RNA sequence: UUCUUAUCCAGAGUGGAGGAGGGACGGGCCCUAUGAAUCCCGGCAACCAGGCCAGCUCAAGUUGGCCAGUGGUGCUAAUUCCCGCAGGAAGCGAAGCUAUCCUGGGAGAUAAGGU
Numbered sequence: 001u002u003c004u005u006a007u008c009c010a011g012a013g014u015g016g017a018g019g020a021g022g023g024a025c026g027g028g029c030c031c032u033a034u035g036a037a038u039c040c041c042g043g044c045a046a047c048c049a050g051g052c053c054a055g056c057u058c059a060a061g062u063u064g065g066c067c068a069g070u071g072g073u074g075c076u077a078a079u080u081c082c083c084g085c086a087g088g089a090a091g092c093g094a095a096g097c098u099a100u101c102c103u104g105g106g107a108g109a110u111a112a113g114g115u
Stems, first nucleotide, its partner, number of pairs: 002114007013041001015040003021031003025084004042076003047072003050067007080107001085104005090098003
């Protein structure tokens, strides 16, 4: 860099440093000097490593459940803040449209594995 699989309506500070931006992108709508990004500390969670149990397997292993929170990551405004493409419901309709709802997809994020 790219591919695969899983997850994304839960959770997490009245701390220290820092000083103007931030929420991927576009549109919207927000957050921010009552202090943005970023760093440190704290916290949340439990993907991987770790421990225990059970199923399957000749076995290597694999699937599920539970425990812990030591290590590797991650996360710590708003559902991934909402929409972005397609279909459906409902409503109004000539085409079609939409301050609504549902389903699937795309994009993105994170983990693990491959390249």